[in-house]
Molecule: c-di-AMP riboswitch aptamer (ydaO/yuaA leader)
Organism: Dehalococcoidia bacterium
Parts: sequence; structure tokens; C1' cells
RNA sequence: GAUGAUCGCACGCCUAGUCCGCUUGUGCGGGACGGGGGAACCAGUACUCGGGGCGAAUCCGCUUGGGUCCAGGCGCUGGCAACGCCACGGAUGAAAGCGGAGCGGCUAUCUCCGGUCGUAGCCCGACAGCUAACCUCGGCGGCGUUGGAAGAACCU
Repeated sequence: GAUGAUCGCACGCCUAGUCCGCUUGUGCGGGACGGGGGAACCAGUACUCGGGGCGAAUCCGCUUGGGUCCAGGCGCUGGCAACGCCACGGAUGAAAGCGGAGCGGCUAUCUCCGGUCGUAGCCCGACAGCUAACCUCGGCGGCGUUGGAAGAACCU
């Protein structure tokens, strides 16, 4: 000097997920913000091929392809079926990978260009379109970016 790990503080990022008051307290109450249910009117004609909610997390193509079904051969049998084995042909196809479109995040004021990353997971339980009044719920958790140019805004 560089790299990695751990701890504390500061700053920053995703997300609705943060702030305030009281409390000895891991508790209580409230707010910002966020979600669901719920008329008329309108919309809709779907409902085991179930349906629905949160969320950016959907769609398309290609490759590989468990499993299942059909056909074939062998074994067993007096013969067939069933069962077991075999390799191959066809159908369907869970899942995985790759690519693309769409959508979403970051790049330390905003915009543009470029770069880069994500496209998950969870829940309701036969049931919900929209929806005023009204009712009800959440207000967690997880992490560590910094390239360029021009314009605008703001501060000193």
C1' cells in the first nucleotide's frame, strides 16, 4: 500500500415499513405511509380446466428432460391377461438452463445517454369485478453504490 473478515459510528439502498408520546421494560397508544373487504350506476356471463390477494416478479421461443400412457420384443403360461426385464419408436410433460420482449431497482439533487442487477416468494380457503358511507389489517425484514455529458434547480 492492497485485499478479505468482524465490531461500532456515520452515510446510503430495496421495501408501505418510518416518526412521535408514555413506560423500569422486550410493553402500550397514535401519526406519515401502505393493503383488503364493501352499494347504486357501470361492467361481466365466468364459476375442478376452481377462483382470488400482496408483489416489478409476467409472456414467448429453443435445448435437456424425471414421470406417465400407447405400440414392440423376451421371460412366465396349454393360451391370454397380470407381473418382471429390455432397448427403441410415438404422445404428453414436472423441472432446469439459455435467449428475447415487457416490467422493476441502482448508478449520492433531477433529467438524458451508457453501464449493471432482479423478474422471487408468500397468503386466502370454495369465496370477493368496480364501489360512496362503513368495516378491517399492516406499519417487517434484508443489504452496501458511485461512469459520462449537457441542461435545469438548489446551497455556499